[in-house]
Molecule: SAM riboswitch aptamer (S box leader)
Organism: sheep gut metagenome
RNA sequence: CUUAUCAAGAGUGACGGAGGGACGGGCCCUGUGAAGUCCGGCAACCUGCUGAUGCAAGGUGCCAAUUCCCGCAGCGUAAGCUGAAAGAUGAG
Numbered sequence: 001c002u003u004a005u006c007a008a009g010a011g012u013g014a015c016g017g018a019g020g021g022a023c024g025g026g027c028c029c030u031g032u033g034a035a036g037u038c039c040g041g042c043a044a045c046c047u048g049c050u051g052a053u054g055c056a057a058g059g060u061g062c063c064a065a066u067u068c069c070c071g072c073a074g075c076g077u078a079a080g081c082u083g084a085a086a087g088a089u090g091a092g
Base pairs, nucleotide, nucleotide: 001092002091003090004089005088006087011039013038014037015036019029020028021027023071024070025069026068040063041062042061044060045059046058047056048055049054067086072083073082074081075080
């Protein structure tokens, strides 16, 4: 850069000690213990098996809230809806 997906799923564990949810605004989570590491788990893409559904968990990935919501545009009195952008992940 191209392309696909982003409404499902996943911990009463150990260490650790204050932060985290990309960015801005909001709103949240957090000493009833954040990040991180280990263990555990999930199964989206690749992969293996399968006629298919599905199963496995090897490579990535993921495990509060829709990608937490909005951020730009269109429609609408509004509530809201749709699409983009941005971001994330896989494959190339």